About this RNA: Transfer RNA from Chryseobacterium sp. NRRL B-14859, 73 nucleotides, folded computationally. Model confidence (mean pLDDT): 81 of 100. Taxonomically the source falls in Chryseobacterium (Bacteria, Bacteroidota, Flavobacteriia, Flavobacteriales). The RNAcentral record of the sequence draws on ENA. Rfam family: tRNA. The family's RNA type in Rfam is transfer RNA.

C1' cells in the first nucleotide's frame, strides 16, 4: 500500500426486508434474612464512532473519513 471483519449502554453482544432500540453482566434503592450470600422487583446509563447524501422518516440504504483486529504484500 491492498483486502475482509467490525465500532450499539459502564463490560459482553442482539436488532430491525427504512417508522424512533434491546438482553444478560455491572450499579444503585427496596424485599427477603439475626446478618450476609443467593432470589424477586423497580431504577440507572445510548448524540448507535462522525461529518455529508437519498427518503416525510436513516442504527438500517449511498458514499466519505476516523479508529479496532486478522490476511496478503
Nucleotide at each position: 500500500g491492498g483486502a475482509a471483519a467490525g465500532g450499539u449502554a459502564g463490560c459482553u453482544c442482539a436488532g430491525u426486508u427504512g417508522g424512533u432500540a434491546g438482553a444478560g453482566c455491572g450499579g444503585u434503592a427496596g424485599a427477603c434474612u439475626g446478618a450476609a450470600a443467593a432470589u424477586c422487583u423497580g431504577c440507572u446509563c445510548g448524540u448507535c464512532g462522525g461529518g455529508g447524501g437519498u427518503u416525510c422518516g436513516a442504527u438500517u440504504c449511498c458514499g466519505u473519513c476516523c479508529c479496532u483486529u486478522u490476511c496478503c504484500g